[in-house]
Context: one part of a larger RNA
Molecule: small-subunit ribosomal RNA, central domain
Organism: uncultured Campylobacterota bacterium
RNA sequence: CUGGGCGUAAAGCGCGCGCAGGCGGGUUGGCAAGUUGGAUGUGAAAGCCUACGGCUCAACCGUAGAACUGCAUCCAAAACUGCCAGUCUAGAGUGUGGGAGAGGCAGCUGGAAUUAGUGGUGUAGGGGUAAAAUCCGUAGAGAUCACUAGGAAUACCGAAAGCGAAGGCAAGCUGCUGGAACAUUACUGACGCUGAGGCGCGAAAGCGUGGGGAGCAAACAGGAUUAGAUACCCUGGUAGUCCACGCCCUAAACGAUGAAUGUUAGUCGUUGUGAUGCGAGUCAUUGCAGUGAUGCAGCUAACGCAUUAAACAUUCCGCCUGGGGAGUACGGUCGCAAGAUUAAAACUC
Repeated sequence: CUGGGCGUAAAGCGCGCGCAGGCGGGUUGGCAAGUUGGAUGUGAAAGCCUACGGCUCAACCGUAGAACUGCAUCCAAAACUGCCAGUCUAGAGUGUGGGAGAGGCAGCUGGAAUUAGUGGUGUAGGGGUAAAAUCCGUAGAGAUCACUAGGAAUACCGAAAGCGAAGGCAAGCUGCUGGAACAUUACUGACGCUGAGGCGCGAAAGCGUGGGGAGCAAACAGGAUUAGAUACCCUGGUAGUCCACGCCCUAAACGAUGAAUGUUAGUCGUUGUGAUGCGAGUCAUUGCAGUGAUGCAGCUAACGCAUUAAACAUUCCGCCUGGGGAGUACGGUCGCAAGAUUAAAACUC
C1' cells in the first nucleotide's frame, strides 16, 4: 500500500465552530485537462514467451516472431469528471406569522426545613446503636412556644415529559439573549456536506486571590467492632462543597453506537405545531418535527438493532491490528502545581 473492521470481542476524538483539503443538485452551450479510439516515433541488446533449427537427448545455443502493458507528438470523439458562460428550484439560507421549552446570563423576591442565638414554659434525661460507648445535660439539656441571624437547596407539580452541540439545565418574577419546530412559499439561487491542523465550550475533583460558611463532609480525633481494624457503625470535625475572577481539561464525558444525505412493512403511546371533516366534541382522521414501546424484511458470533438502524447505499473525518511491559519511560507541547497530551522499546507469554 492492499485488505478487514470500530454497540458488548482491539477500535467513534467529550462536544461544537471552522481555514486548507476531499466530496457535491437539475438543465443548456462551449473548451478538451482527466477519459476513450486511431496514427507516427521511441520503448538498446540479452532475458521471459511462441515457432523452427543445431549439438545422439537435455541443459545450452542459433534464427525469426511476439511482447516490452510505458513515454512523447499529432488526429478524432464529447457520454462521464473537470473548467468557462448562461439558466432553474427539489439542497441550503432569508423574510413573514402565531406558538412550545428546567436553553444561557443578570437582578429582585418567597416559603418549607436544618443549624445557631435570645427570651418564655418545664424537669431529668437526651442522643446514638445490632448492642453500646465516646458526646450533650441540674451552670437547666432534650421537648415545646415566640422572635432573630445566616447559608445552602428549591418538596408537591414531575412524566419513558421538555430544552441544549456536548458538559448540562428545575421555587417565583423581571430584563437581556441563543437555538429549534410548525405554517406561509414572498426572496436569494447550490450559497452545500465533511473537516487534518486551528479556535472555542467542557461534570466532579483539584489549584490561585478575595469573600462566605447553615447543613454535609475527604483528612484528622475519639468511641465501638475485631486476632488486628490505619475500614464498614457511632460522636465530633478541617479543607471542600457556595460566590467573584483566573487556571486545570479529565470521566463508565455512555446510546460504551462520529457527522451528513437518500432509500426500505407495520402497530401502540407521548411532546410541539398545522390541515381536513362533520355529529361541533374533553371528537375523529391526517401532515411535519421530536421523543418512547413493540415488531417485519434485512443485519448480527450471539445478545440484540430494526424509518431515532447495528438494514441498503454514497461522501468526509477519527480510530483499531495478540496479552503483559504501558497509556508507562524518554523527548516535545501545555500547566502555578497536581498533572494533561503526544507516545515507544528491551524483555516476556